[in-house]
Context: one part of a larger RNA
RNA sequence: CGCCCGUAAGGAACUCGGCAAAUUACACUCGUACUUUAGAAAGAAGAGUGGCUACUAUUGAAAGAUAGUAGCCCCAGAAAAUAGGGGAGGGCGACUGUUUACUCAAAACACAGGGUUCUGCUAACUUGAAAUAGGACGUAUAGAAUCUGACGUUUGUCAAGAGCCGUCAACUUAAGCCGAAUGAUGUUAUUAUCAUUUUGUUAAGGCACGGUUAUCGACCGCCGUAACUAUAACGGUGUUAACAGUAGCGAAAUUCCUAGGCAUUUAAUUGGUGUCCUGCACGAAUAACGUAACGAUCUUCCUACUGUCUCGCGGGCGUUGGCC
Numbered sequence: 001c002g003c004c005c006g007u008a009a010g011g012a013a014c015u016c017g018g019c020a021a022a023u024u025a026c027a028c029u030c031g032u033a034c035u036u037u038a039g040a041a042a043g044a045a046g047a048g049u050g051g052c053u054a055c056u057a058u059u060g061a062a063a064g065a066u067a068g069u070a071g072c073c074c075c076a077g078a079a080a081a082u083a084g085g086g087g088a089g090g091g092c093g094a095c096u097g098u099u100u101a102c103u104c105a106a107a108a109c110a111c112a113g114g115g116u117u118c119u120g121c122u123a124a125c126u127u128g129a130a131a132u133a134g135g136a137c138g139u140a141u142a143g144a145a146u147c148u149g150a151c152g153u154u155u156g157u158c159a160a161g162a163g164c165c166g167u168c169a170a171c172u173u174a175a176g177c178c179g180a181a182u183g184a185u186g187u188u189a190u191u192a193u194c195a196u197u198u199u200g201u202u203a204a205g206g207c208a209c210g211g212u213u214a215u216c217g218a219c220c221g222c223c224g225u226a227a228c229u230a231u232a233a234c235g236g237u238g239u240u241a242a243c244a245g246u247a248g249c250g251a252a253a254u255u256c257c258u259a260g261g262c263a264u265u266u267a268a269u270u271g272g273u274g275u276c277c278u279g280c281a282c283g284a285a286u287a288a289c290g291u292a293a294c295g296a297u298c299u300u301c302c303u304a305c306u307g308u309c310u311c312g313c314g315g316g317c318g319u320u321g322g323c324c
Stems, first nucleotide, its partner, number of pairs: 001318007009310002013308001018305001026050005035040001037150001051072009073077001085303007092295002097109002113148007125134002151290004156219003161216002163212005171206002176201002179198007220238005248282001249279001260276006
């Protein structure tokens, strides 16, 4: 130094943090809260008993089992090994599952459920230069793409911009086509070919018009006003696609100021929880808010427990090096 064991009194004072260790652990009897999707929560929590000998009762064909009475022994009766610590609150994700083989197991991925779009079969879509192949020996209760992610309550306003779909009288327009002019070549008889310029004609598209947000996205200023003050249900005015962020939530995994104010938890808390709303810069399938159960998840507290610590100490085993 490594591993293992023990330790007076205290018991988290340690530390970013109870990390590590300790506690608990088996069987039976009793007992068991909030909540809840009525399945659970739950082994909740918590309390007691456990060996051996003799006997009694019940039961059984018996072995035995169950209940009880009296007694006995050990340091220790689930005598070894094996073998949950428990409880309360909050965030996130519904769940079981999946993942960075060799630093991240998670709140990430997936998921059942929900929505939209495309596709009528030689399907859409994908691979390939092509034949072909997959889709599928399937056929819209199917297949493909994409977003959301159990369940419950919901999912507001805006079609101006970008996108997509449709309509399309007029306008615009490429190559091409019809015609004209000029030039060149050839022929000379009409004319033929080429080049340049140009009139006209002409599709989709564009422009225009309409639709569409569980497509991409967007969701305001200023001023005044109530019989203390303060505030402004109310009014005015400007702008806008929206007379402009609704419901719900909110110092939040989002809050800069900030260690916000108040309450609670502590003797003391930049922490936790509840509440307020002044939301720098929440907000509705890039989903919003709830939510029982679940989690080697993150976070706060309580209890039990302990060498984590006050503060060290003792013992055992072992490796390496040095010296004798």